[in-house]
Context: one part of a larger RNA
RNA sequence: CUGGGCUUAAAGGGUCGUGUAGGUGUCUUAAUAAGUUUUCGCUUAAAUAUCUAAGCUCAACUUGGAGAAAGGCGAGAAUACUGUUAAGAUUGAGUUUUCUUAAGGGAGACUGGAACUUAGGGAGGAGUAGUGAAAUGCGUUGAUACUCUAGGGAACACCAGUAGCGAAGGCGAGUCUCUAAAAGAAAACUGACACUGAGACACGAAAGCUAAGGGAGCGAAGCAGAUUAGAGACCUGCGUAGUCUUAGCCUUAAACGAAUGUCUGCUAGCUGUAUUUUUCUCUUUUUUUUUAAAGAGGAGGGUAUGGCGUAGGGAAUCCGUUAAGCAGACCGCCUGGGGAGUACGGCCGCAAGGUUGAAACUC
Numbered sequence: 001c002u003g004g005g006c007u008u009a010a011a012g013g014g015u016c017g018u019g020u021a022g023g024u025g026u027c028u029u030a031a032u033a034a035g036u037u038u039u040c041g042c043u044u045a046a047a048u049a050u051c052u053a054a055g056c057u058c059a060a061c062u063u064g065g066a067g068a069a070a071g072g073c074g075a076g077a078a079u080a081c082u083g084u085u086a087a088g089a090u091u092g093a094g095u096u097u098u099c100u101u102a103a104g105g106g107a108g109a110c111u112g113g114a115a116c117u118u119a120g121g122g123a124g125g126a127g128u129a130g131u132g133a134a135a136u137g138c139g140u141u142g143a144u145a146c147u148c149u150a151g152g153g154a155a156c157a158c159c160a161g162u163a164g165c166g167a168a169g170g171c172g173a174g175u176c177u178c179u180a181a182a183a184g185a186a187a188a189c190u191g192a193c194a195c196u197g198a199g200a201c202a203c204g205a206a207a208g209c210u211a212a213g214g215g216a217g218c219g220a221a222g223c224a225g226a227u228u229a230g231a232g233a234c235c236u237g238c239g240u241a242g243u244c245u246u247a248g249c250c251u252u253a254a255a256c257g258a259a260u261g262u263c264u265g266c267u268a269g270c271u272g273u274a275u276u277u278u279u280c281u282c283u284u285u286u287u288u289u290u291u292a293a294a295g296a297g298g299a300g301g302g303u304a305u306g307g308c309g310u311a312g313g314g315a316a317u318c319c320g321u322u323a324a325g326c327a328g329a330c331c332g333c334c335u336g337g338g339g340a341g342u343a344c345g346g347c348c349g350c351a352a353g354g355u356u357g358a359a360a361c362u363c
Base pairs, nucleotide, nucleotide: 004334005333006332008316012331014203015202017201018200022196023195024194026089027088028087029086030085031084032083034082035081036078037077038076039075040074041073042072043071044070050066051065052064053063054062055061092193093190094189095188096187097186098185099184100183101182105179106178107177108176109175110174111173112156116152117151118150119149120148121147122146127138128137164171165170208249209248210247211246212245213244217243218242222238223237224236225235261330262329263328264327265326266325269308270307271306272305273304274303275302276301277300278299279298280297281296282295283294284293285292312319313318336363337362338361345356346355347354348353
């Protein structure tokens, strides 16, 4: 290489969101004959190899003869499949209109209450805080506890849920504005416009970096008190960076579904939740019965999200229509442990570092 694999043994890229090249691609008709199949011819030196016969006493060895397979080129034939061209179709995909819907999707502005903290006033008079126990700390220059007023920053209790939204990271006070996307129902339209996707682009928690602000609480570093043999820690009191905002970088995580790429089709059921829709029944209100609205219940369909579980799979754990089952398309990745995600080089970065990524040696 062929192959075998990727939940947990090595292995799914952070997302695969946008999407280039490439690979793959629904149904029908006609043409073509490039791939494909087939026939014939030429060629693929000899030796070697295979079969057969002979010669050295046999064998190895040598010699004669025969035949391919497979490939290349040319000519002819076939037309199922693939391709190409032309024409069409609607199931895949998408667009438009109308209706319904839910919501922590994103951005900006404004507002709110609880708590905390600071400053000032009142009243009060000895402790308070903290711990396993203490001490450092704060306090008669009046603390803690109570109360009034003003300022400040950060986060949004309850609702809250196996709930919702988002590609992932992630998103939770309220109102308004802007904006993306999704699901369901009905009708019309386009007519394969699709899937995947090397590179590329975009986004990407926290920490960290640059500049300017901000700084209540918490709190790396640091200081102090304890503990201890020691204590560079765990515990306690302080506390800088940071945490917050704006602009720009960084691009990594146990970036997880307790490790599962995307898309499509097929393959028992049972039971929840959210949302939507169809239909039936009942109740209330309304209406001249019809009708309309609201609510409750039953049955069914779609989408999403949970729990079990059949067949099947799996080394087992377990998975099981949200597959790790049965198949197909495309991408990524793995090939004993250590050395090592290191060295060197390239690229990116202000830096920190990231990305790509060995070998010697050793077991």
A computed fold for a 363-nucleotide part of an RNA from an uncultured bacterium, annotated as small-subunit ribosomal RNA, central domain. The full RNA is in RNAcentral, with records from Greengenes. It matches the Rfam family "Bacterial small subunit ribosomal RNA". Its family is annotated with ribosome and structural constituent of ribosome in the Gene Ontology.